Molecule: transfer RNA
Organism: Saccharimonadales bacterium (SeqCode)
RNA sequence: GGGGAUAUAGCUCAGUUGAUUAGAGCGCAUGCCUGGCAGGCAUGAGGUCCGGGGUUUGAGUCCCCGUAUCUCCACCA
Repeated sequence: GGGGAUAUAGCUCAGUUGAUUAGAGCGCAUGCCUGGCAGGCAUGAGGUCCGGGGUUUGAGUCCCCGUAUCUCCACCA
């Protein structure tokens, strides 16, 4: 330098045909059960989906340009 993949909650991820309102598990907070711990149950908080632009009535999803990480190839040695 060229190709490919990934980026969504604190963490791991789903959402893939463009449309009800962005979700799950773990974690966190509160309450209940217990003498207490562990554990269980219930409720809740937490996101403007990597950044910017475009298409569209409508974008996490499609297109373009960047950024970061991973990977393959090439180059140097």